[in-house]
Context: one part of a larger RNA
Molecule: small-subunit ribosomal RNA, central domain
Organism: Datura stramonium
RNA sequence: CUGGCGGUAAAGGCCACGUAGGCGGUGAAUUGGGUUGAAAGUGAAAGCUGCCAAAAACUGGUGGAAUGCUCUCGAAACCAAUUCACAUGAGUGAGAUAGAUGAGAGUGAAAUUUCAUGUGUACGGAUGAAAUUCGGAAUCUAUGAAGAAAUGCCAAAAGUGAAGGCAGCUCUCUGGGUCCCUACCGACGCUGAGGUGCGAAAGCAUAGGGAGCAAAUAGGAUUAGAUACCAUGGUAGUCUAUGCCGUAAACAAUGAGUGUUCACCCUUGGUCUACACGGAUUAGGGGCCCAUCUAACGCAUGAAACACUCUCCCUGGGGAGUACUGUCGCAAGACUGAAACUC
Numbered sequence: 001c002u003g004g005c006g007g008u009a010a011a012g013g014c015c016a017c018g019u020a021g022g023c024g025g026u027g028a029a030u031u032g033g034g035u036u037g038a039a040a041g042u043g044a045a046a047g048c049u050g051c052c053a054a055a056a057a058c059u060g061g062u063g064g065a066a067u068g069c070u071c072u073c074g075a076a077a078c079c080a081a082u083u084c085a086c087a088u089g090a091g092u093g094a095g096a097u098a099g100a101u102g103a104g105a106g107u108g109a110a111a112u113u114u115c116a117u118g119u120g121u122a123c124g125g126a127u128g129a130a131a132u133u134c135g136g137a138a139u140c141u142a143u144g145a146a147g148a149a150a151u152g153c154c155a156a157a158a159g160u161g162a163a164g165g166c167a168g169c170u171c172u173c174u175g176g177g178u179c180c181c182u183a184c185c186g187a188c189g190c191u192g193a194g195g196u197g198c199g200a201a202a203g204c205a206u207a208g209g210g211a212g213c214a215a216a217u218a219g220g221a222u223u224a225g226a227u228a229c230c231a232u233g234g235u236a237g238u239c240u241a242u243g244c245c246g247u248a249a250a251c252a253a254u255g256a257g258u259g260u261u262c263a264c265c266c267u268u269g270g271u272c273u274a275c276a277c278g279g280a281u282u283a284g285g286g287g288c289c290c291a292u293c294u295a296a297c298g299c300a301u302g303a304a305a306c307a308c309u310c311u312c313c314c315u316g317g318g319g320a321g322u323a324c325u326g327u328c329g330c331a332a333g334a335c336u337g338a339a340a341c342u343c
Stems, first nucleotide, its partner, number of pairs: 004314001006312001007297002012311001015197003021191003025086007033079002035075004040070003048064006089188001091184002093181001095179003102173006108151001113146006124133001159166002203244006212238002217233002220230001255310006264287010293298001316343003326335003
């Protein structure tokens, strides 16, 4: 390479948008580049090969093949090109509609903590048990104030977003979706190497903020030891603004898109219905299951089934996601990514 794979054995990119490229609806007409039929020319010799002669081998004679190229005459199904049309793919519009979609601003109530004041007096707190610890006016209790963070019930296998993610309430701005009518448009589509953007937490930079929690850390316990588990404190951090980082078991360990495929049950948002504890149909979210598939587990209209298109990735374990190179980054590091050797 051929071939085979990627839920769990190695292997789906964190997610999207999109360039080149690849692939791509229906009908008709034309062209004849690809395609295909026929004829001609050429395809030196040697070489290969059929027959003949001769023959140990070689050799000689005469034919063939030489899958290729060029040119001429045809065909028009398919690919391609041009033109015309279609309405089912994609999209636009009208009418409805659900939502924790995003950004900004404002605002609420519980609780923790701190502070102030009143009452009141000896412990409070912690644990398996203790101690470190708090306390001479504490804990408790009542009132008031301040500040920060998170948003109880509703709450759900629910909803929404491309993914990461998103939840008190109100306002402003805003992205996307679904249903329905079939008015418009007329293949405008799918995927997508490079590229661009988004991207939890932690971390970094600058300026703020700091209630609670809490890496580091201190002393107390436990223990043979205890650089831990337990407990008392406690700093970065967690929060805000701006910029960077670009990674996760970024998981459904399942790339995106299209079509086809046995039943049943629950549920969210629409539409229709002869008002039915119903039925039909759509776009989702779950459960169970036939066939199929699978090494098995299991999957099973949200496929891991049957097919097609494009893309990424895998090729024994370790060495190793290491070394080196290059790019990016303030750094931490990220991306790219071997070999020797060994089993």